[in-house]
Description: A computed fold for a 72-nucleotide RNA from a Candidatus Moraniibacteriota bacterium, annotated as transfer RNA. Model confidence (mean pLDDT): 80 of 100. Its Rfam family is "tRNA". By type it is a transfer RNA.
RNA sequence: GCGGGUAUCGUCUAUCGGUUAAGACAUCGGUUUGUGGUACCGAGAAGCUGGGUUCGAUUCCCAGUACUCGCC
Numbered sequence: 001g002c003g004g005g006u007a008u009c010g011u012c013u014a015u016c017g018g019u020u021a022a023g024a025c026a027u028c029g030g031u032u033u034g035u036g037g038u039a040c041c042g043a044g045a046a047g048c049u050g051g052g053u054u055c056g057a058u059u060c061c062c063a064g065u066a067c068u069c070g071c072c
Stems, first nucleotide, its partner, number of pairs: 001071007010025004018055001027043005048064005
């Protein structure tokens, strides 16, 4: 330099165009317990950035950024 892939709660992973973005762990609150832990109940928490297409975009298209793989 060329080409491919990935980017979603604090972390890991779902959701492949449609009204509330789901789950696990972690965090916080409560119940239980002599305390802690376990167990149960609940809460908060996310679409990399900018454009485009569409009635509607996390999803499709373009550009950029970051990480990663291959080739030279």